[in-house]
RNA sequence: GAGUUAUAUAGAAGAGGGGAGAGACCAGGCUCAGGGAACCUCUAGCAACCAUCCUCACACAAAGGGGAAAAGGUGCUAAUACCUGGCCCGAAAUGGGAAUUAUAAUUU
Numbered sequence: 001g002a003g004u005u006a007u008a009u010a011g012a013a014g015a016g017g018g019g020a021g022a023g024a025c026c027a028g029g030c031u032c033a034g035g036g037a038a039c040c041u042c043u044a045g046c047a048a049c050c051a052u053c054c055u056c057a058c059a060c061a062a063a064g065g066g067g068a069a070a071a072g073g074u075g076c077u078a079a080u081a082c083c084u085g086g087c088c089c090g091a092a093a094u095g096g097g098a099a100u101u102a103u104a105a106u107u108u
Base pairs, nucleotide, nucleotide: 001108002107003106004105005104006103007102008101013043014042015041016040017039021032022031023030025086026085027084028083029082044077045076046075049073050072052068053067054066055065056064081100087097088096089095
């Protein structure tokens, strides 16, 4: 980099460095930003995907369901993935589905 599966209206910020942009891409909006954006570092926190422990069921184990904890591996800490459209269905919707994106686990 590619494939598969799951999740995406919840939750959680301070400091130092930095110095003009940021909110994935395209269009249109809207918002954040010199009272300091992106990004980097440290600390703190949130969550609970993997790992851990308990449990249901079972002859046992695996797979699966439920729960606990969080000091391990990741991730995250403005606004629903900021909003609408971007492909399909639909007369249309504040409708349904997909794609895309992000994250995790796994395969290659």
Molecule: SAM riboswitch aptamer (S box leader)